[in-house]
RNA sequence: GACGCCGAACCGGCGCGACGGAGUAGUGUGAACCGGGUCAGAUGGGGAACCAAGCAGCCCUAAGCAUGAUCUCCGGGUGCGCCGGCCAGGCGUCAAC
Numbered sequence: 001g002a003c004g005c006c007g008a009a010c011c012g013g014c015g016c017g018a019c020g021g022a023g024u025a026g027u028g029u030g031a032a033c034c035g036g037g038u039c040a041g042a043u044g045g046g047g048a049a050c051c052a053a054g055c056a057g058c059c060c061u062a063a064g065c066a067u068g069a070u071c072u073c074c075g076g077g078u079g080c081g082c083c084g085g086c087c088a089g090g091c092g093u094c095a096a097c
Stems, first nucleotide, its partner, number of pairs: 001094006010085008019075005026067004035060004043052003
């Protein structure tokens, strides 16, 4: 010097995971009147049967609020693995001196 092999660190990609953030399903709550249903009592009408409106209670639900994933997305001085790039260095063979 040539060739071959290995190759830290660094860079990029992919996969799995952890962490953080956002969101969704779900869950809970949720309308004193101004949402719905059912409406005791009381009220009104009626001679009565019954009818009307309807507070409380109970049930349901909207917005909102809370919670929130084993779901979705995003992030990187994130862990591990794989692939590629770059390259310090190491080893071997050959050649020359």

The prediction has a mean pLDDT of 77. This is a predicted structure of a 97-nucleotide RNA (Bacterial small signal recognition particle RNA) from an uncultured Lentisphaerota bacterium. It matches the Rfam family "Bacterial small signal recognition particle RNA". On this family, see Rosenblad et al., Nucleic Acids Res 2003: "SRPDB: Signal Recognition Particle Database". By type it is a non-coding RNA gene.